The part of an RNA shown here (large-subunit ribosomal RNA, domain I) has 554 nucleotides and comes from a Betaproteobacteria bacterium. The sequence was found in a public genome assembly. It matches the Rfam family "Bacterial large subunit ribosomal RNA". Gene Ontology terms of the family: structural constituent of ribosome and ribosome.
Context: one part of a larger RNA
RNA sequence: GGCGUACGGUGAAUGCCUUGGCGCCAGAAGGCGAUGAAGGACGUGGCUAGCUGCGAUAAGCCUCGGGGAGCCGCAAGCAGGCUUUGAUCCGAGGAUCUCCGAAUGGGGAAACCCGACGGGAUGAACUCCCGUUACAGCCCGCUGAAUACAUAGGCGGGUAUGAGCUAACCCAGGGAAGUGAACCAUCUCAGUACCUGGAGGAAAAUAAAUCACAGAGAUUCCGAAAGUAGCGGCGAGCGAAAUCGGAACAGCCCAAACCGUCGUGCUUGCACGGCGGGGUUGUAGGACCGCAUAAGUAGAGUUACCAAACCGACAGUUAGAUGAACCUGCUGGAAAGCGGGGCCAUAGAAGGUGAGAGCCCUGUAAUCGACAACUGAUCGGACUCGAAGCGGUAUCCUGAGUACCACCGGACACGUGUAAUCUGGUGGGAAACUGGGGAGACCACUCUCCAAGGCUAAAUACUCUCUGGCGACCGAUAGUGAACAAGUACCGUGAGGGAAAGGCGAAAAGAACCCCUGCGAGGGGAGUGAAAUAGAACCUGAAACCGUAUGCUU
Numbered sequence: 001g002g003c004g005u006a007c008g009g010u011g012a013a014u015g016c017c018u019u020g021g022c023g024c025c026a027g028a029a030g031g032c033g034a035u036g037a038a039g040g041a042c043g044u045g046g047c048u049a050g051c052u053g054c055g056a057u058a059a060g061c062c063u064c065g066g067g068g069a070g071c072c073g074c075a076a077g078c079a080g081g082c083u084u085u086g087a088u089c090c091g092a093g094g095a096u097c098u099c100c101g102a103a104u105g106g107g108g109a110a111a112c113c114c115g116a117c118g119g120g121a122u123g124a125a126c127u128c129c130c131g132u133u134a135c136a137g138c139c140c141g142c143u144g145a146a147u148a149c150a151u152a153g154g155c156g157g158g159u160a161u162g163a164g165c166u167a168a169c170c171c172a173g174g175g176a177a178g179u180g181a182a183c184c185a186u187c188u189c190a191g192u193a194c195c196u197g198g199a200g201g202a203a204a205a206u207a208a209a210u211c212a213c214a215g216a217g218a219u220u221c222c223g224a225a226a227g228u229a230g231c232g233g234c235g236a237g238c239g240a241a242a243u244c245g246g247a248a249c250a251g252c253c254c255a256a257a258c259c260g261u262c263g264u265g266c267u268u269g270c271a272c273g274g275c276g277g278g279g280u281u282g283u284a285g286g287a288c289c290g291c292a293u294a295a296g297u298a299g300a301g302u303u304a305c306c307a308a309a310c311c312g313a314c315a316g317u318u319a320g321a322u323g324a325a326c327c328u329g330c331u332g333g334a335a336a337g338c339g340g341g342g343c344c345a346u347a348g349a350a351g352g353u354g355a356g357a358g359c360c361c362u363g364u365a366a367u368c369g370a371c372a373a374c375u376g377a378u379c380g381g382a383c384u385c386g387a388a389g390c391g392g393u394a395u396c397c398u399g400a401g402u403a404c405c406a407c408c409g410g411a412c413a414c415g416u417g418u419a420a421u422c423u424g425g426u427g428g429g430a431a432a433c434u435g436g437g438g439a440g441a442c443c444a445c446u447c448u449c450c451a452a453g454g455c456u457a458a459a460u461a462c463u464c465u466c467u468g469g470c471g472a473c474c475g476a477u478a479g480u481g482a483a484c485a486a487g488u489a490c491c492g493u494g495a496g497g498g499a500a501a502g503g504c505g506a507a508a509a510g511a512a513c514c515c516c517u518g519c520g521a522g523g524g525g526a527g528u529g530a531a532a533u534a535g536a537a538c539c540u541g542a543a544a545c546c547g548u549a550u551g552c553u554u
Stems, first nucleotide, its partner, number of pairs: 001553009015539001016503002020474002022471007029463002031165002039100003042055003046078002050074002061094006070082003105114003115133007135162002137159007169200001170198005180187001184233001210216002220247005230238002251455003254399001258277009282433001284398004288392004299385003310381004314376005320368003326341005342359002344348001350362003404428008414440001435450005490497002510538001513525004
């Protein structure tokens, strides 16, 4: 030196654990904001660096309710207090709430600087405090150009109307490329990503100028039809509808004709406008003209249907409450284990307790509970709105730069194609119920519907958030980036990037005292403990690597 053995050091794997994650389901909620949000800065504790809470009333103030013995956050300690005259804690309502931030008196390099007006501090000055003071919209008043009336504009007052934030879902305006086509250009990816605007708890769509050829009868969503019919350098690929089965169901209001009223214009009996009535459809309907007349009735309603508030009951949410049944022997540090004998169960879910507990604790099943605030699709009251039928005539009305046509685009599963349908730009440009649109060029016949105004719940989509439950999900290199002072430390001028880091023990009982030493570090005794090779660099403690001792060997 090598190999081996024993015992150590280092090291952190592994095992076990879980306070944290991940996913799904159900329910709730689906917004917050000029009454100043989201998010921050700075403060705030007797001693306080961080986190949390809070705001100069600053780990808090008041009231009401719950609760019932301890409490002064994480988080020990010192000091000092509070509390059965009910504290701490939990819920509801209120008060306070610096400065920045839409930020809004003006400015500004956010958390700072500087004003004006009114009021106040014995207040003239200096200083300080309180309130108001942005812009736009809307309403009212005053004033008022070119230009006579007027209008624009200006000024003043009023106004919680807007502005900003927010995870996904939704609608709209714009809109790629990598890719696929084994190249690539039409095509695809894809109307996707992304940008912008807007809204709601959902949004959008919606009451046939629809489909169809039997008829059906708004929209939306799911399953099938169907990877079919089609489209397609007929390549890659794209890809319906009718119809059927389900979920859910709900229908309405204007414009116009006509009537009334008010106003304006003037050419003085017309035109226009406002308001009220009327009226709302396609086997046409309505106006109009006859005949009928009921009643503030039937009915309906705060989600459309015209418009809307309120009260009570009940239910729910935001604290909670009651809640059955066990002892003993043994082992052990400890009993919930094992043995023996019992009991409860509408409760044998789960967690905890010194090992594995239905009966020890918290709970669980079940049953109760609100001063206050909020919610409701339920019921009642009150209130509000509020109908109708039959016939006749062919005089009037029934959405115009619209329909439609041409050219060029876009959307339709449909790439110009035989290309209908819907839609944009440009140009042209109707009809008026004996009217008009559609049925995939176009024409005829037939059938069907009534455009050019509007509203509309549910079934559907999503989850930043709250509550409950579940998991052939993870278990600290996993699971969120983050189980820990984590979007922290740190890096970057910045946009931005972005960690590592869990575990003593049942209980700190966290090692009094003694010894070595630098009044060290570290260690040895002693003591605690079941265990200290569980000693805080703390459960287990593999391997690499480093030693000590020793056997064999060189």